[in-house]
Context: one part of a larger RNA
RNA sequence: GAGUGAACACUGGCGGCGUGCCUAACACAUGCAAGUCGUGCGAAAUUUUGCAGAGUAUCGCAGAAUUUAGCGGCAAACGGGUGAGUAACACGUAGGAAACCUCCCUCAAAAUGGGGAAUAUCUCCGAGAAAUCGGAGUCAAUACCGCAUAAUACCACAGCUUGGCAUCAAGCAGGGGUUAAAGCAGUAAUGCGUUUUGAGAUGGUCCUGCGGCCUAUCAGCUAGUUGGUGGGGUAAAGGCCUACCAAGGCUAUGACGGGUAUCCGGCCUGAAAGGGUGAACGGACACACUGGAACUGAGACACGGUCCAGACUCCUACGGGAGGCAGCAGUGGGGAAUUUUGGACAAUGGGGGCAACCCUGAUCCAGCGACGCCGCGUGGAGGACGAAGGUCUUCGGAUUGUAAACUCCUUUUAGAGGGGACGAAAAAAUGACGGUACCCUCAGAAAAAGCCACGGCUAACUACGUGCCAGCAGCCGCGGUAAUACGUAGGUGGCGAGCGUUACUC
Numbered sequence: 001g002a003g004u005g006a007a008c009a010c011u012g013g014c015g016g017c018g019u020g021c022c023u024a025a026c027a028c029a030u031g032c033a034a035g036u037c038g039u040g041c042g043a044a045a046u047u048u049u050g051c052a053g054a055g056u057a058u059c060g061c062a063g064a065a066u067u068u069a070g071c072g073g074c075a076a077a078c079g080g081g082u083g084a085g086u087a088a089c090a091c092g093u094a095g096g097a098a099a100c101c102u103c104c105c106u107c108a109a110a111a112u113g114g115g116g117a118a119u120a121u122c123u124c125c126g127a128g129a130a131a132u133c134g135g136a137g138u139c140a141a142u143a144c145c146g147c148a149u150a151a152u153a154c155c156a157c158a159g160c161u162u163g164g165c166a167u168c169a170a171g172c173a174g175g176g177g178u179u180a181a182a183g184c185a186g187u188a189a190u191g192c193g194u195u196u197u198g199a200g201a202u203g204g205u206c207c208u209g210c211g212g213c214c215u216a217u218c219a220g221c222u223a224g225u226u227g228g229u230g231g232g233g234u235a236a237a238g239g240c241c242u243a244c245c246a247a248g249g250c251u252a253u254g255a256c257g258g259g260u261a262u263c264c265g266g267c268c269u270g271a272a273a274g275g276g277u278g279a280a281c282g283g284a285c286a287c288a289c290u291g292g293a294a295c296u297g298a299g300a301c302a303c304g305g306u307c308c309a310g311a312c313u314c315c316u317a318c319g320g321g322a323g324g325c326a327g328c329a330g331u332g333g334g335g336a337a338u339u340u341u342g343g344a345c346a347a348u349g350g351g352g353g354c355a356a357c358c359c360u361g362a363u364c365c366a367g368c369g370a371c372g373c374c375g376c377g378u379g380g381a382g383g384a385c386g387a388a389g390g391u392c393u394u395c396g397g398a399u400u401g402u403a404a405a406c407u408c409c410u411u412u413u414a415g416a417g418g419g420g421a422c423g424a425a426a427a428a429a430u431g432a433c434g435g436u437a438c439c440c441u442c443a444g445a446a447a448a449a450g451c452c453a454c455g456g457c458u459a460a461c462u463a464c465g466u467g468c469c470a471g472c473a474g475c476c477g478c479g480g481u482a483a484u485a486c487g488u489a490g491g492u493g494g495c496g497a498g499c500g501u502u503a504c505u506c
Stems, first nucleotide, its partner, number of pairs: 001506004006502003010498001013376006019369002021334001026332003030329003035074003040071002043068009081287003091211007100204002105200008113147001115145002122137006153178003157174001159172005183192003213259003220250003225247008262284004266277004289310005312323004340366001342365003348362001349360004379409004389400004413447001415442005423433001450495005455476003461490005471478002
């Protein structure tokens, strides 16, 4: 000098764009943050229309609309948060998988036949304070289970051709065995689905080379350890697991141990080399009170799912139960220190749905904070007999100083009144922001300047007070009676809605 997610002292007019728990991965009151589908299913409630009936009716039949607890489907594995752990194929980069999976989506081929037994809801009964649970009975489905059909799917057998990288891959022909489905809407056409297969796309999983911290006051480490065979397991290679066999494997090019730490694109600095750093934004990983485990599913070993154990908090009729903000706000605590218990789904995107639409603290906005960057303003021109006051003085004057007053102007911003968007996606409708931005008019210099320094480094000096005291100080150093270095005043210098200090980095 540059920089910062900064803090502190003093001061503070406006706007735009950003940004805001770096500390306790400490504990959390309250609200919201993941639902949706009635065009999968039975049922119930409410409203209503028509019919039947001699009449009344809360009753019966048929229809329509709305709502929904339950069964069922999809989503909930995304999006959002945090950085505790991790020195590791975690990340980055370059490759490999002839060792693999992939819901939804796209393209292509084929199919969608015929049955069965249950169950939630509901009714009845019962247990419990509650959470919730048990028994009996009735009924449905795109829920569940057989049967049929079936392949270029899968399994084993055997043949040929081509290719390769050892296991193999692709193609052709053969007989044998195994395996599927679901309907709904519509007058219909048809649409949306369902099943099997192939190809793609997307996403993931696994393996390898290389790369990036400190420590030798850590020198030896290792028994599933290193390799093989058989078996198991997985979507899949593999000591991943297991039985047996062999005795290997790593290491001064730093094994093993200890400490620290998410990694990267980037960011800061620097002429570069390099050094530092990993907030915000983007990619990857890991975690979700602590530890462990699996279930469901295409996908989790699952933040707002389940089970077990533990700590903590809460309810209880003492028998037993409930909970997890490192989602958005917010509270306590810690701390030098970090915001509103706001608005809207209008846009972008996501989930569900044929759709209408519903949900969305993602997101878009608004609020608070000079926390940062940028822009603007606090007036302009004229004005000397150089007023008054202040300060200094050699008492002549000098300086503050064109500064003020005064004259003539202007009105940015702020204020008041009027108009008023783009963002909406080329019919119409649809805007949280927002009566915002912006435009016009009005009044009036009106409402708007401080902070630090002045011995040298370093731009800027005098007076008084103090008297090695009080104090200053980044370094050198000032202060013991004439202090340009302390304190105050006048003046001056620097920067300016900021300025100075502290901390950290180059």
The prediction has a mean pLDDT of 86.
A computed fold for a 506-nucleotide part of an RNA from Candidatus Endomicrobiellum incisitermitis, annotated as small-subunit ribosomal RNA, 5' domain.
Its Rfam family is "Bacterial small subunit ribosomal RNA".
Taxonomically the source falls in Candidatus Endomicrobiellum (Bacteria, Pseudomonadati, Elusimicrobiota, Endomicrobiales).
It was read from a public genome assembly.